Annotation
The RNA shown here (small-subunit ribosomal RNA) has 1529 nucleotides and comes from Vicingus serpentipes. It matches the Rfam family "Bacterial small subunit ribosomal RNA". Gene Ontology terms of the family: ribosome and structural constituent of ribosome. The sequence was found in a public genome assembly. The source organism's lineage runs through Bacteria, Pseudomonadati, Flavobacteriia, Flavobacteriales and Vicingus.
RNA sequence: UAAUUACAACGGAGAGUUUGAUCCUGGCUCAGGAUGAACGCUAGCGGCAGGCCUAACACAUGCAAGUCGAACGGUAACAGAUCCUGCUUGCAGGAUGCUGACGAGUGGCGCACGGGUGCGUAACACGUAUGCAACUUACCCCUAACUGGAGAAUAGCCUUUAGAAAUGAAGAUUAAUACUCCAUAAUAUUUCAGAGUGGCAUCACUUUGAUCUUAAAGCUUUGGCGGUUAGGGAUGGGCAUGCGUCCUAUUAGUUUGUUGGUGAGGUAACGGCUCACCAAGACUUCGAUAGGUAGGGGGCCUGAGAGGGUUAUCCCCCACACUGGUACUGAGACACGGACCAGACUCCUAGGGGAGGCAGCAGUGAGGAAUAUUGGUCAAUGGACGAAAGUCUGAACCAGCCAUGCCGCGUGCAGGAUGAAUGCCCUACGGGUUGUAAACUGCUUUUAUAUAGGAAGAAACCCCUUUACGUGUAAAGGGUUGACGGUACUAUAAGAAUAAGGACCGGCUAACUCCGUGCCAGCAGCCGCGGUAAUACGGAGGGUCCAAGCGUUAUCCGGAUUUAUUGGGUUUAAAGGGUCCGCAGGCGGGAAAAUAAGUCAGUGGUGAAAUCCUACAGCUCAACUGUAGAACUGCCAUUGAAACUGUUUUUCUUGAGUAUAGAUGAAGUGGGCGGAAUGUGUCAUGUAGCGGUGAAAUGCAUAGAUAUGACACAGAACACCGAUUGCGAAGGCAGCUCACUAAACUAUUACUGACGCUCAGGGACGAAAGCGUGGGGAGCGAACAGGAUUAGAUACCCUGGUAGUCCACGCUGUAAACGAUGAUUACUCGGUGCUAGCAAUAUGCUGUUAGUGCCUAAGCGAAAGCGAUAAGUAAUCCACCUGGGAAGUACGGUCGCAAGAUUGAAACUCAAAGGAAUUGACGGGGGCCCGCACAAGCGGUGGAGCAUGUGGUUUAAUUCGAUGAUACGCGAGGAACCUUACCUGGGCUUAAAUGUAGAUUGACAGAUUGGGAAACCAGUCCUCCUUCGGGCAGUCUACAAGGUGCUGCAUGGUUGUCGUCAGCUCGUGCUGUGAGGUGUCGGGUUAAGUCCCAUAACGAGCGCAACCCCUAUCCUUAGUUGCCAGCGAGUAAUGUCGGGGACUCUAAGGAAACUGCCGGUGCAAACCGUGAGGAAGGUGGGGAUGACGUCAAAUCAUCACGGCCCUUACGUCCAGGGCUACACACGUGCUACAAUGGCGGAUACAAAGGGCAGCUACUUGGUGACAAGAUGCUAAUCUCUAAAGUCCGUCUCAGUUCGGAUCGAAGUCUGCAACUCGACUUCGUGAAGCUGGAAUCGCUAGUAAUCGCGUAUCAGCAAUGACGCGGUGAAUACGUUCCCGGGCCUUGUACACACCGCCCGUCAAGCCAUGGAAGCUGGGGGUGCCUGAAGUCGGUGACCGCAAGGAGCUGCCUAGGGUAAAACUAGUAACUAGGGCUAAGUCGUAACAAGGUAGCCGUACCGGAAGGUGCGGCUGGAACACCUCCUUU
Repeated sequence: UAAUUACAACGGAGAGUUUGAUCCUGGCUCAGGAUGAACGCUAGCGGCAGGCCUAACACAUGCAAGUCGAACGGUAACAGAUCCUGCUUGCAGGAUGCUGACGAGUGGCGCACGGGUGCGUAACACGUAUGCAACUUACCCCUAACUGGAGAAUAGCCUUUAGAAAUGAAGAUUAAUACUCCAUAAUAUUUCAGAGUGGCAUCACUUUGAUCUUAAAGCUUUGGCGGUUAGGGAUGGGCAUGCGUCCUAUUAGUUUGUUGGUGAGGUAACGGCUCACCAAGACUUCGAUAGGUAGGGGGCCUGAGAGGGUUAUCCCCCACACUGGUACUGAGACACGGACCAGACUCCUAGGGGAGGCAGCAGUGAGGAAUAUUGGUCAAUGGACGAAAGUCUGAACCAGCCAUGCCGCGUGCAGGAUGAAUGCCCUACGGGUUGUAAACUGCUUUUAUAUAGGAAGAAACCCCUUUACGUGUAAAGGGUUGACGGUACUAUAAGAAUAAGGACCGGCUAACUCCGUGCCAGCAGCCGCGGUAAUACGGAGGGUCCAAGCGUUAUCCGGAUUUAUUGGGUUUAAAGGGUCCGCAGGCGGGAAAAUAAGUCAGUGGUGAAAUCCUACAGCUCAACUGUAGAACUGCCAUUGAAACUGUUUUUCUUGAGUAUAGAUGAAGUGGGCGGAAUGUGUCAUGUAGCGGUGAAAUGCAUAGAUAUGACACAGAACACCGAUUGCGAAGGCAGCUCACUAAACUAUUACUGACGCUCAGGGACGAAAGCGUGGGGAGCGAACAGGAUUAGAUACCCUGGUAGUCCACGCUGUAAACGAUGAUUACUCGGUGCUAGCAAUAUGCUGUUAGUGCCUAAGCGAAAGCGAUAAGUAAUCCACCUGGGAAGUACGGUCGCAAGAUUGAAACUCAAAGGAAUUGACGGGGGCCCGCACAAGCGGUGGAGCAUGUGGUUUAAUUCGAUGAUACGCGAGGAACCUUACCUGGGCUUAAAUGUAGAUUGACAGAUUGGGAAACCAGUCCUCCUUCGGGCAGUCUACAAGGUGCUGCAUGGUUGUCGUCAGCUCGUGCUGUGAGGUGUCGGGUUAAGUCCCAUAACGAGCGCAACCCCUAUCCUUAGUUGCCAGCGAGUAAUGUCGGGGACUCUAAGGAAACUGCCGGUGCAAACCGUGAGGAAGGUGGGGAUGACGUCAAAUCAUCACGGCCCUUACGUCCAGGGCUACACACGUGCUACAAUGGCGGAUACAAAGGGCAGCUACUUGGUGACAAGAUGCUAAUCUCUAAAGUCCGUCUCAGUUCGGAUCGAAGUCUGCAACUCGACUUCGUGAAGCUGGAAUCGCUAGUAAUCGCGUAUCAGCAAUGACGCGGUGAAUACGUUCCCGGGCCUUGUACACACCGCCCGUCAAGCCAUGGAAGCUGGGGGUGCCUGAAGUCGGUGACCGCAAGGAGCUGCCUAGGGUAAAACUAGUAACUAGGGCUAAGUCGUAACAAGGUAGCCGUACCGGAAGGUGCGGCUGGAACACCUCCUUU
């Protein structure tokens, strides 16, 4: 100085994953720390520690406990001495225990320590605290006393002998600190008598006297060391007790020496410890007994802590020593390296018999994922023996092996950019990164290497010397002793020299790119990744984190408040018992007093050491270690306090109860009575149907039903009153009345005086269904039968109908037994109803108690909601929950006649399951509204023939795409060749085209000849310009190609559809924990989210509307190619001409329409009106215009484009063929079926558009398509150019004078070419078809219908198509019930890929775990009977011994063995049952919406299956109507 620093003192992190999104509940997973670890990759050094967790499996070999000659007899080995012998005279042999010493032996002490292991043990085994007045303790210390005498053996040695051996046997002889006897002896022991003191008790202690029994050993250097008895101490031990000490109740009863007593025995000692007798006790829900598991603690790991886990190393205790039993010896053992017996195993053997026990240290085998050397030394520490030297010591100290852990050090440091080269990446002539990294320059030398030096650990014992005091102790000095080890450490030398890896890089979680692969290979802790652009697989580059390690796996704690004491919950998420009574238990009103068990404070003892913490110190630091302290939160004792709890006493009245009076109700039990309805019977009236349904049928009925009337009978249920009413603990209770029973309530405060609350186990009650016995049976009605419906219909619907429903007596004991809300008590704003009372009063306003409803403040809640009847604030007690499934299942127990009830798991499997609320979507939910959606109409399609497209089929090819609406006269607005992408065949390979660069040539082209189908090939002819710089063209080479090949699910662009529907959003604010909501809803109105009003919203954007174009009216301007009224000219006739701008028209600009005006309604917006005016009236008509988004919608074949693929071909050229096929099916059209028509003749009126390789007037020819000639027009000039209509005639209802297909013949035109495969013309032919089934399409006004005309494409045309144009020109709309689509609001939802959704069960297949099971095989324990070794104890003991005693014999008990029956437990098993899991199996469609029969619960029956039906219950059911209640006005 510090360790608990003032209060109260150091201490607490989260994330991912359920959903479209949100909040919550809830599980799973991760990040941290740890380990006696193992595995993979890697590895320089040192220090300190650790190292069979598995087979308490078996063990070869060596060692681990001996020592003492100062106890003894002695002398085998060694040395010395003496003596003798031999002789090579210093050697050999022999003798003598004489000496040092000492094998074997007697004896003493030790071997009970140290060392190992964790089998057993759930126990006084352990921990802690006590006690022994119930005990013991060798060696050690202290005190007192004693140590006298005598005797007989025995081992050894010697002789003989058995045996293979182990081991013995006999004889002779001998010693002791071995053994025996005698003596002496007390504070020892026994008995008796007396006195005193103490204690809670049994009793203990002290003392006196008498009596009984029991000791000893010697050695010696004469100092001493020993021995015996008694007492005390110390140490160690034994016993007893309080408290603490795992899981299972699917173990609830256990026990006969058991519990106690008396007596005896036994023990060191108490005790049923043992025995005899007596009594019947003892333990147990505060968990006995049984089963399973396990050595316990200090500690260690984790944690903020409380806790949880663990018991390796170190320390304490216990237990064990091959398995089981037993005792002996001894102070101490029932004994790891002792004995005996039994058993298993191994070994030796001469087959007779013997030997053994590594859970000591090493080591071996085996097991296993896995754990070391057959090392050194007693130098130190400690132990045994000894007087000592010393001996022994696998204890110990050291070394060896192993990254097993912790700690430390190093693998270099500084400079160095033209940021070298390689690698990798990119937007690629260039950048970025690796990267100051390298090279290069300078510096340092820890470590490694080499050489040299070199410890501490050692101080003792002992020996020598000296000093002090009485020759012995004490002290001092000197000497001697090191396994580790020539180790630690130090110095010197040279030189960057000797030294870096592992995992990871989608999120959690720090760290990103390329290539390969293509739901494959693989990854993965969770979520998940991979199906052609993978930061998730594999490789590479780069990066991140740790580092001589890094990762993985396993286990524990944490996070996890996810078992909640600290610190959770139970309306709906898992969770309140069906209800009440009630013993034990828990908790309990006011006052006073006493006490001190709990409580609090002080003190004392204890809480081993080590560990943790603090300070200091020692190894260079640290790890590690030492010293001191603190702490050890505990237990015990003691002293005190007295508020609270407890206990005792006294008392009180407010809790609770009693009494009196009143009044209430579908409360219960039993009896009696009643009417309506229904059914049946009889009689009567009466006649053909009745009944039933969506519609029917089964059924009943002419043998008379149904209907109607009368009478009779039967059973069951009680209309109206009647109500969110009332009563009851719940289940439940309803006609009237009587009897009996119970209850809450109000009033009076009279009485008792805490008598109370809750309640495990227990008891009682307990809907419906069901069961038993006996009745009863009208109606209803599971099962069953029949009829329908249906694909089927084991259902829904109908007709019948048994059990049952009813009664009595028993049983069962469950329900959505619900308020999904346990009971009790207290407290906490208001408003408003109802029921039963009371008070007060004036009629009114009121008050109060108990109950029963609704709304609401605060508060609570995840929210919905609850809110004095709490789910608020508190208290007490009980019950229950801990992810989903398996499963309320299996097994076991209990109950039951059965059905079944109750109690109640696991393996396995998933990452969710779930609650509330939100936004959508959907509904065979609701409300409102709109649309040619229906209806009302008109005309079609579907039938025929043909055209065209598609499917299918066919083919060498029939190229490709489009496929419900939103493909199918679509891409294609025009396939004979071309197109053309397809097929067959023949050619080309820088290519068919273009560009650049280089080289080269003067060609190429053209013409022509030959081959050929052509492309092409081969040949011939002809062959440039120039200002000389070059230009042009060709050929060759190089670089750039080309692809209608794939992916529209990589894309851009474009397009369709919802839908020209009225919607889609944002800012700020407000609101909700949040997703979100509000605005955008409500009341009106509109075509419209159009506008108005209201309003926690106020504004805004994209959409709507308007602005744009055409059209309808007018005006102005301008009049050519248009027009022509008036004027003039001319013609057979015509704006033909001069002129004109009036009109039409043309094309520029403008006006006009806005609910502006009037009337009505309305607050307004707005609506209405045959309104006025107006060309037009309520967006005038039409067009263009398509919000946010949806459909992975369509298109890679218009185009563009990423990636992939082909490159003498998937490119390109050419010829022919194909896209045009044809049993068939569908879509879209045309023409028809005729008289509103056909045919013939005559005749009138458009708009829009086109035209020079064109439109063509006109003339001629041809029946005609057309041809020949010819004119005008590059167009308001010329031309293409009308039809229906109108008028006249004819046909007269027919397969026709309708209809025109098909076919034949002859032609025309285009074109290189009409065969496959063009159009048109003429003549002839003259098919189907007489108005079209189910079904279905378009259209609301200049629309439908009908009639022609034009254009694009185009040589021509398959056009009946597409896009436009005008002519003629209707009918109908009551209305919104229904079909379809859409919009808004609301509601339900288990859907969110969004109903084409989700999802249930059987069956079939594969895999997995489990249950049952005839049996089979083990295991542990208990019981009965038989047998029973060794051994203690008891008895006997004629034999041995002088004796003590012993051999022997025998009794009891027991380990073990055998046997019998039963229980428990485990494994296995033919067969069998259900369960779980598994992209695309079968059958249905049960549930989610009113899920198409509302669903669910209990129960019963039935059915392939989900399931159906009956009975009772619930709302966790939608919708509608009514009623009631509440709120507001």